[in-house]
RNA sequence: UCUCUGGAGAUUCUGAACAAAAGUCAGGAGCCGAAGGUGCAACAUAACCAUCUGGUUAUGAAUCUCUCAGGCAAAAGGACGGAGA
Numbered sequence: 001u002c003u004c005u006g007g008a009g010a011u012u013c014u015g016a017a018c019a020a021a022a023g024u025c026a027g028g029a030g031c032c033g034a035a036g037g038u039g040c041a042a043c044a045u046a047a048c049c050a051u052c053u054g055g056u057u058a059u060g061a062a063u064c065u066c067u068c069a070g071g072c073a074a075a076a077g078g079a080c081g082g083a084g085a
Stems, first nucleotide, its partner, number of pairs: 001085006011029006030072003036068001037066001039064001043060007
């Protein structure tokens, strides 16, 4: 990397059309975190300043965080895991 497989969370109200809907369009109020993305510590490394083993700058994390994106029947997706190649 590929194949198979396990895999969570969260929704409602109003209106129109329609045979109807969990769908479409429009207008509200909410919510989830596990595609992706944002941000951050000690510490480590590097550089600079200072010579106190001190200060400054930069880089580096997640299942944390933000909810930008995405999602809130099912399906799809899905971090992560298992088996095989």